[in-house]
Order: sequence, then structure tokens, then C1' cells
RNA sequence: GAUAAUGGCAAACCCGGCGAAAGCCGGCGACGCAAAGCUACGAGGCUACCGCGCUGAGCCCCGCGCCACGCCAGUCGAGCCGCCGAA
Repeated sequence: GAUAAUGGCAAACCCGGCGAAAGCCGGCGACGCAAAGCUACGAGGCUACCGCGCUGAGCCCCGCGCCACGCCAGUCGAGCCGCCGAA
């Protein structure tokens, strides 16, 4: 970055599996993507099993709040790596 070529990835829904959840993996399927390849480093977002608080003399259950040590690279930035390529 061209209405070029060769190719690639795969949102939602649905099905199966994992997980407390967010979410992830596989199948199906294409909303889109020129880095929709990789890395949670910065910003941001999601979730809250455990833990802490509400909580009183003590314990337990439920509920609510807080919390990332769990996630999101298809939110933005950054870093790393990479295919094709005319004027």
C1' cells in the first nucleotide's frame, strides 16, 4: 500500500469439552481483518474461586462490597517477528 497475484485468519449463533466465573479449546459458521501473527510492558475493560470487610462473645450458611494471583492481543499504545508488492 494497487479493485494485482498466491494464500491466511475467523465475530455472532449453535454443538461438544474445560473452568467458580470471565474466558479458553475443538467442530460448525463468516461479522469482519493487511498484521484479526506473537508478547499482558503502559492505558483500559471483564470476571471474583480463594482471601479480606460488613460481623457485634464465638462459629457456620446466605447476601452485599473490595481484591487478580484469572482473563481480553478482534479496545488503544508499545515491543518482537513476518507474506506479497505495481506505479